[in-house]
Context: one part of a larger RNA
RNA sequence: GCCUACGAGUUACUCCUCACCGGCAAGGGUAAGGCAUUCAGUGCCGCACCCGGAGCGAAAGCGAGUCUGAAAGGGCGAUUGAGUCGGUGGGGGUAGACGCGAAACCUAGUGAUCUACCCAUGGCCAGGUUGAAGUUGUGGUAACACACAAUGGAGGACCGAACCGAUAAACGUUGAAAAGUUUCCGGAUGAGCUGUGGGUAGGGGUGAAAGGCUAAUCAAACUGGGAAAUAGCUCGUACUCCCCGAAAUGUUUUUAGGAACAGCGUCGUGGAUUGUAUGACGGAGGUAGAGCUACCGAUAGGACUAGGGGGAGUCAAAUCCUACCAAAUCCUGACGAACUCCGAAUGCCGUCAUACAGAAGCGGCAGUGAGGGCUUGGGUGCUAAGGUCCAAGUCCGAGAGGGAAAGAACCCAGACCUUCCGCUAAGGUCCCCAAAUCCAUGUUAAGUUGAACAAAGGUGGUCCAGUUGCAGAGACAGCCAGGAGGUUAGCUUGGAAGCAGCUAUUCCUUUAAAGAGUGCGUAACAGCUCACUGGUCGAGCGACAGGGCGUCGAUAAUAAUCGGGCAUCAAACAUGGUACCGAAGCGAAGGAUUAUAUCCCGAUUUAUCGGGAAUAGUGGUAGGGGAGCAUUCCAACGGCGGUGAAUGUGGGGCGUCAGCCCUGCUGGAGCCUUUGGAAAAGCAAAUGUAGGC
Numbered sequence: 001g002c003c004u005a006c007g008a009g010u011u012a013c014u015c016c017u018c019a020c021c022g023g024c025a026a027g028g029g030u031a032a033g034g035c036a037u038u039c040a041g042u043g044c045c046g047c048a049c050c051c052g053g054a055g056c057g058a059a060a061g062c063g064a065g066u067c068u069g070a071a072a073g074g075g076c077g078a079u080u081g082a083g084u085c086g087g088u089g090g091g092g093g094u095a096g097a098c099g100c101g102a103a104a105c106c107u108a109g110u111g112a113u114c115u116a117c118c119c120a121u122g123g124c125c126a127g128g129u130u131g132a133a134g135u136u137g138u139g140g141u142a143a144c145a146c147a148c149a150a151u152g153g154a155g156g157a158c159c160g161a162a163c164c165g166a167u168a169a170a171c172g173u174u175g176a177a178a179a180g181u182u183u184c185c186g187g188a189u190g191a192g193c194u195g196u197g198g199g200u201a202g203g204g205g206u207g208a209a210a211g212g213c214u215a216a217u218c219a220a221a222c223u224g225g226g227a228a229a230u231a232g233c234u235c236g237u238a239c240u241c242c243c244c245g246a247a248a249u250g251u252u253u254u255u256a257g258g259a260a261c262a263g264c265g266u267c268g269u270g271g272a273u274u275g276u277a278u279g280a281c282g283g284a285g286g287u288a289g290a291g292c293u294a295c296c297g298a299u300a301g302g303a304c305u306a307g308g309g310g311g312a313g314u315c316a317a318a319u320c321c322u323a324c325c326a327a328a329u330c331c332u333g334a335c336g337a338a339c340u341c342c343g344a345a346u347g348c349c350g351u352c353a354u355a356c357a358g359a360a361g362c363g364g365c366a367g368u369g370a371g372g373g374c375u376u377g378g379g380u381g382c383u384a385a386g387g388u389c390c391a392a393g394u395c396c397g398a399g400a401g402g403g404a405a406a407g408a409a410c411c412c413a414g415a416c417c418u419u420c421c422g423c424u425a426a427g428g429u430c431c432c433c434a435a436a437u438c439c440a441u442g443u444u445a446a447g448u449u450g451a452a453c454a455a456a457g458g459u460g461g462u463c464c465a466g467u468u469g470c471a472g473a474g475a476c477a478g479c480c481a482g483g484a485g486g487u488u489a490g491c492u493u494g495g496a497a498g499c500a501g502c503u504a505u506u507c508c509u510u511u512a513a514a515g516a517g518u519g520c521g522u523a524a525c526a527g528c529u530c531a532c533u534g535g536u537c538g539a540g541c542g543a544c545a546g547g548g549c550g551u552c553g554a555u556a557a558u559a560a561u562c563g564g565g566c567a568u569c570a571a572a573c574a575u576g577g578u579a580c581c582g583a584a585g586c587g588a589a590g591g592a593u594u595a596u597a598u599c600c601c602g603a604u605u606u607a608u609c610g611g612g613a614a615u616a617g618u619g620g621u622a623g624g625g626g627a628g629c630a631u632u633c634c635a636a637c638g639g640c641g642g643u644g645a646a647u648g649u650g651g652g653g654c655g656u657c658a659g660c661c662c663u664g665c666u667g668g669a670g671c672c673u674u675u676g677g678a679a680a681a682g683c684a685a686a687u688g689u690a691g692g693c
Base pairs, nucleotide, nucleotide: 001693002692003691004690005689006688011095012094013093015092016091017090018089019088020087021086022085023084024083027051028050029049033045034044035043036042037040055062056061065076066075067074068073098236099235101233105226106225107224108223109222110221116200117199118198119197120196121195122194123193124192125190127159128158129157130155134151135150136149137148138147139146163187164186165185168183169182170181171180202218204214205213206212239628240627241626242625243624244623249262250261251260252259253258263368264367265365266364267363268362269361274357275356276355277354278353279352280351281350282349283348289342290340291339296336297335300332301331302330303329305326307325308324309322310321311320312319371396372395373394374393375392376391377390378389379388380387401412402411403410416591417590418589419588421587422586423585427581428580429579430565431564432563436578438577439576440575441574442573443572449567450566457552458551459550461549462548463547464546466544467543468542469541470540478536479535480534481533482532484509485508486507489503490502491501515530519528520527592618593617594616595615596614598613599612600611601610602609603608629682631679632678633677634676635675636674638672639671640670648665649664650663651662652661653660654659
C1' cells in the first nucleotide's frame, strides 16, 4: 500500500419547547396499587397528584381587578374563543451524550538486581624509572651550622600492561550492538578500581552540580484507581434522488481561529396596498468641478504707501534719498480634506402610472461571524506592494463550458437529460488546430512585430500632411575659373600682415564678383579655403514646426525561443469590408422533474386529492426541507426449497438513482414477497483497530 471484518448523533428522564397524527374538551389525564377475565402489553376501579380554567402584590391580602401613590397618574392584568392526555418526529437540558486523541492533577501502592551517594566486610594493581626526609661515614665548627660520599625508599612522583576510562577519526546507522568495532588516546599507590551484604523513595532520594541519576522511562519514576478527567483544538463521521440555498458583516465580549444578539438561508404559518424596475412630478443636500476685490488660511510679480533697516543732512533734529524688509490698499497670476459667492451627474425620500413579483409579521431548524481578486471613489504607504483600511459594484468563494499556450476570480457565457442537427459570443481562420494563404488601401525592413517588459534622452531611417524661401531671366549639388587694389586698416606688441587681443556706421576704389575677412595654417609672413561672382550642367532645391511606423538607449546564466513551426506588397501594423469557424449560450426534436392567486376533467371524509394543459424554472459548498433504496430481527398473511435454499462466480435483462429480476455452473439447508413494527441499520479516508497478502 491493497483486500476482508470491525469502526462514530445513541439511550434514559413524572424535564422544557415546536410541528404532525389521534382521543376527549372548559375541561383533560391518571400514577403506584387493586379487582376481574376469554391471560390480552385486556377490561374496570384507584381522583392522591399534575396541567388548564384569574390576576395583582414582597406579603398579609383583595379580586376582573390588583399593586404603588396624598392625589393626579403609572405598572401588570381582564374585556377576545383552549386546553389536556397519548404517539411519532425536529431541537434544548441533565447525564461520557457523535467517535478517537492529550500534556497534566489527585489517591493508594511497587521499585536502589540499572544507576547516585553512604555503611560493613573482602579482593586487585606485570615490569621499569626517579631517589625526599631520616641514618651512617669523612671533612668542617669553640659547639652548632654546613659540604661531600654512601645508605635509605618518600610521592593525589615518572614510563607502561591488567584494570578503569573515552581524545580524534573512520566504519556502523532496517547495526553484529536500542551506544558497538578498529586505530590513536587519558589515569594506572590513589579523591584508585572492584566483589558480596545492607541503607536512602517520588515534590522524595542521591548528586566533586550535567537538571545528572533514581531498572533502555526523569524540569518530578513506574503500576492500579478517580476516569469515558477536560480539550472554545486537530482529525474522522458510512446509501440514493429531488427543491431552495448562505456567510466571512454590525454591536459586545479576560474577546479576537470561541461565543451571544442582529444581519443573510431554509421549512411551516400568514395574508396585505408590500417590494423591485421604468417613466412623470415634487423634495432635501454641499460631493465632483469651479471660484476666491465672497469669508478663512496660504500665495508669485508689480504699483502705491504706514512702519522698520541703510544713507545723506557737520552732532542732534526737521527734512531728503533708497535696485533693502514690508502691514493695509490696488492690478496681474494662482492654491486648499478640516475655505465657499457658486455648484452638477448619480444616488436618496415622497406621490402617481405601468410591468413583474404572495411582502411584512409569527414559529421550527440552521450555518456564517479568517474572506479574496478585479473596476471605480478615497485614507495610509513612496499617487510602492499579489500591502493595508473604508465605500459602491462585480465575480471567485459555492460556478462547470469557450477564449487568454498553461492560469480561482481578465473576456464571453450561468451546465435537468439525450442527439454523428443548426445559429452565434468572446476569440479566431498558413501548419500543429475547426475556419480566408479572403478583398481594398496604406505603413514597417527593425524578424520591429507576431496579445504581458521599458524610460529620460538621441536619430539627414522612412512615409504623410502643412508653413515659408530659391528656381528655364537657369535654382541646389558637383566641376572649371576668379576671389583684386589703397593696405601689413588703426592700436597693441619682440612680432600681430584678413584670421592672439582691443577700436571702428567695417571706409574707399576697380569690378561679373571679392569681408579691413568663414575656417585651417605661420614665430610673423607665406600657403590652402570660405563668403561672393562668371562659366558648364538642366529641374527641381532649401529651411521650419507637426504626425505615423521604425532605430539607438537595451546588461543573467541551454543556441532558447512569438505556445511552437515559422511568416516580409505578411501569417506584422493601421483603416474599411465580405464570408466562415467557434461554448454545456440560443434554436430544433424527444424525454424527465419542480412550482403555480391560472384553465379543463374526474373523485371524494367538498378543508382536499389525482390527471391533463399553459407558464416559469431545474450550477451549487455550509445549511434547511422532501421522497425513496438496501441490511438484521419481530408479527400477520402468502409463498419457495435435496426434482437443490442462502452463498460464490459467469451471462442476460429492467429502473432516473440507491438498486432489482432471470439464468448456467458452484454450493448443500435454509430462504423470500406484501403490509406493519423495531434497530448493534449502509465506510474510502479518522498517521483508525485486527487479520491476511
Predicted 3D model of a 693-nucleotide part of an RNA (large-subunit ribosomal RNA, domain II) from Algoriphagus sp. AGSA1. The RNAcentral record of the full RNA draws on ENA.